[in-house]
A computed fold for an 88-nucleotide RNA from a Bacillota bacterium, annotated as c-di-GMP-I-GGC riboswitch aptamer. Lineage of the source: Bacteria > Bacillati > Bacillota.
RNA sequence: AUCGAUAAAGGCAAACCAGCUGAAAGGCUGGGACGCAAAACUAUGGAUCUAAAGCUCCGCAGGAGCCAUGAUUGCCAGGUUGCCGAAG
Numbered sequence: 001a002u003c004g005a006u007a008a009a010g011g012c013a014a015a016c017c018a019g020c021u022g023a024a025a026g027g028c029u030g031g032g033a034c035g036c037a038a039a040a041c042u043a044u045g046g047a048u049c050u051a052a053a054g055c056u057c058c059g060c061a062g063g064a065g066c067c068a069u070g071a072u073u074g075c076c077a078g079g080u081u082g083c084c085g086a087a088g
Base pairs, nucleotide, nucleotide: 002088003085004084011036012035016031017030018029019028020027021026034074040080041079042078044077045076046075047072048071049070054066055065056064057063058062
């Protein structure tokens, strides 16, 4: 350096619940632990979610379709940084 132990010290926190926020997806805070060796940061590539505004259509004031500049890093990768030191 790689690698990841029935190691040690720690760390994070899914679902769900409550409050706030958003059109929504979702996010934040508190509780809570399913799990995580980067479940730290980054929206860069892919993927997925929502569809407000906008555009188009309709027997028309309601609905439908398209649409990301919105979102997900605990979807998969890339990039940056980091604790420990068994075996290989």